[in-house]
RNA sequence: AUCGAUAAGGGCAAAUCUUGCGAAAGCAAGAGACGCAAAGCUACGGGUCUAAAGCUUUAUUUCCAGCCAUGACCGCCGGGCUACCGAAA
Numbered sequence: 001a002u003c004g005a006u007a008a009g010g011g012c013a014a015a016u017c018u019u020g021c022g023a024a025a026g027c028a029a030g031a032g033a034c035g036c037a038a039a040g041c042u043a044c045g046g047g048u049c050u051a052a053a054g055c056u057u058u059a060u061u062u063c064c065a066g067c068c069a070u071g072a073c074c075g076c077c078g079g080g081c082u083a084c085c086g087a088a089a
Stems, first nucleotide, its partner, number of pairs: 002089001003086002011036002016031006034075001040081003044078003047073003054067003
């Protein structure tokens, strides 16, 4: 360095509930633990979610519908950066 124990000390926290924010996806805090050895950070590539504004449709306006990320997710898969511990190999 790779690697990852039924090791030690610790860490994070899915669903769900409550409150708040948001058009929504979702986010923050508290409760809570399904899991996680990078479940630490980063939207860089792919992917997924949402569709307020905008565009299309309409003679026009509104509704409905369609498109669209500039919004979001790193606990979907890769990439990049950083890091605790040390059995076996």